Large-subunit ribosomal RNA, domain I from an activated sludge metagenome, 537 nucleotides, folded computationally.
RNAcentral holds the full RNA, with entries from SILVA.
Rfam family: Bacterial large subunit ribosomal RNA. Its family is annotated with structural constituent of ribosome and ribosome in the Gene Ontology.
[in-house]
Context: one part of a larger RNA
RNA sequence: GGCGAACGGCGGAUGCCUUGGCUUCUAUAGGCGAUGAAAGACGCGGUAAGCUGCGAAAAUGGCCGGGGAUCGGCAAACACGAGAUGAUCCGGCCGUUUCUGAAUGGGGCAACCCGGCAGGUUGAAGACCUGUCACGUAUAUUAUACGGGCAAACUCAGGGAACUGAAACAUCUUAGUACCUGAAGGAAAAGAAAGAAACAUCGAUUUCCCUAGUAGUGGCGAGCGAACAGGAAACAGCCCAAACCGUCAUCUGUUACGGCAAUGACGGGGUCAUAGGACCUCACGACUCGUUUGUCAAACGAACCGGAAGUAUCUGGAAAGUUACAUCGCAGAGGGUGAUAAUCCCGUACGGGCAAGUUUGACAAACGACAGAGUACUCCUGAGUAGGGCGGGACACGAAGAAUCCUGUCUGAAUUCGCGGGGCCCAUCCCGCAAGGCUAAAUACUCAUAGAAGACCGAUAGAGAACCAGUACUGUGAAGGAAAGGUGAAAAGAACCCCUGACAGGGGAGUGCAACAGACCCUGAAACCGUUCGUCU
Numbered sequence: 001g002g003c004g005a006a007c008g009g010c011g012g013a014u015g016c017c018u019u020g021g022c023u024u025c026u027a028u029a030g031g032c033g034a035u036g037a038a039a040g041a042c043g044c045g046g047u048a049a050g051c052u053g054c055g056a057a058a059a060u061g062g063c064c065g066g067g068g069a070u071c072g073g074c075a076a077a078c079a080c081g082a083g084a085u086g087a088u089c090c091g092g093c094c095g096u097u098u099c100u101g102a103a104u105g106g107g108g109c110a111a112c113c114c115g116g117c118a119g120g121u122u123g124a125a126g127a128c129c130u131g132u133c134a135c136g137u138a139u140a141u142u143a144u145a146c147g148g149g150c151a152a153a154c155u156c157a158g159g160g161a162a163c164u165g166a167a168a169c170a171u172c173u174u175a176g177u178a179c180c181u182g183a184a185g186g187a188a189a190a191g192a193a194a195g196a197a198a199c200a201u202c203g204a205u206u207u208c209c210c211u212a213g214u215a216g217u218g219g220c221g222a223g224c225g226a227a228c229a230g231g232a233a234a235c236a237g238c239c240c241a242a243a244c245c246g247u248c249a250u251c252u253g254u255u256a257c258g259g260c261a262a263u264g265a266c267g268g269g270g271u272c273a274u275a276g277g278a279c280c281u282c283a284c285g286a287c288u289c290g291u292u293u294g295u296c297a298a299a300c301g302a303a304c305c306g307g308a309a310g311u312a313u314c315u316g317g318a319a320a321g322u323u324a325c326a327u328c329g330c331a332g333a334g335g336g337u338g339a340u341a342a343u344c345c346c347g348u349a350c351g352g353g354c355a356a357g358u359u360u361g362a363c364a365a366a367c368g369a370c371a372g373a374g375u376a377c378u379c380c381u382g383a384g385u386a387g388g389g390c391g392g393g394a395c396a397c398g399a400a401g402a403a404u405c406c407u408g409u410c411u412g413a414a415u416u417c418g419c420g421g422g423g424c425c426c427a428u429c430c431c432g433c434a435a436g437g438c439u440a441a442a443u444a445c446u447c448a449u450a451g452a453a454g455a456c457c458g459a460u461a462g463a464g465a466a467c468c469a470g471u472a473c474u475g476u477g478a479a480g481g482a483a484a485g486g487u488g489a490a491a492a493g494a495a496c497c498c499c500u501g502a503c504a505g506g507g508g509a510g511u512g513c514a515a516c517a518g519a520c521c522c523u524g525a526a527a528c529c530g531u532u533c534g535u536c537u
Stems, first nucleotide, its partner, number of pairs: 001536009015522001016486002020457002022454007029446002031150002039100003042055003046078001050074002061094006070082003105114003115133007135147004154185001155183005165172001169219001195202002206233004216224002237438003240382001244268007252261003273416001275381004280374003288369013304352003310325003314321001326343002328332001334346003387411008397423001418433005473480002493521001496508004
């Protein structure tokens, strides 16, 4: 030195565990903000820092309710206190809420600086206190109201790529995606046919299944890709403009000064395609429905309350294990307790409770809405509109035979004997009534709250983060971004003694079932480093 064995060191794999995550479901909530938000800075404790909580009334104040013996957060110790005259704690409402921040009196390198006006403090002040003073929009100048900012996704709208695919690339695709901006709601958008169809009909919109990878479209390449019909979910319909009637007004026109016309505002009227309405005639002026407020009732609704039933033996450090004999069960979900507990504890099934508030119903009042028949063919029924030319865009549809929809530009109708559509166009036929508006539900999403679950993870996994993590650290910055869990049932966390320079470390003693569980603490693999013994050279 090699090999082997035993015993150690180092190391932190593995096993077991789980405070934390991941995913889904159900219900709720779907906003907060000039009454100053979200997010922060700085403070507040008997006691240094940090976290948590709170705001100069500062680990909190008041009231009401719950609860019933301890309490002064994490967090020990020391000190000092509180509590059956009911504390701590839990729920609800109210109060307080510095400074920054939309930040809004002006400024500013956020958490700072400096003012005006009114009032106050003071002997006085260049000091202090209280209140107030931004801008925009609405009308018209006071005054008032609203807006501004934040927030996870979902929605609509205005803008809008490229890599990529086409095995290159230009039309095309990626894709109206990503991204930017605006607006809003708990949903948004859409929506009561100038529809869809096909000679039969259906009857607003939205979503799902199917139709169907079909019909189509396409350098007919890559690709893109419907609709009708059918089946479901959910269902809900309405209001204006105009004709006509009336009231009021006017830098208007005209006048015979009485008015008339025009224009505007307001009220009645009216809303349709089998055309409807106005006008004229007759009848009615009821019933019903809706909104708001009030009263009453019920349900839901915070903390919270009640809630069955087991003992002994044995092993053991410990019984929930073993053995024996029992009990309850609308409760044998789950968790904890010194090992595995229906009957020890918290709970569970079930039942109860109630403030603010919410919902529903009944009644009352106020307000609002709603109706029939006939004649007639005089009036009304959305104009720079429909349509057309040129250029774009949207439609599954790339200019094509290209209808339909939107419109930058140039044009430009008809008026119920009317107008639009039925995929060039024409006729017949059929369907509908544009150029005004509103509309719940079925649908989308989850920052958040509560509950439930998992052939999800178990500390190199699962969130980046089980631990004081978006921290430490890196970067001028945008931004990037860790590592790090486990003594024991209980600290019983090792009094005292010894070695030593020692508050290092160790040896005794003691605790404990265990200290090879001793805080570098469960288990403690391998690599690596040793000690002793054996053997080989």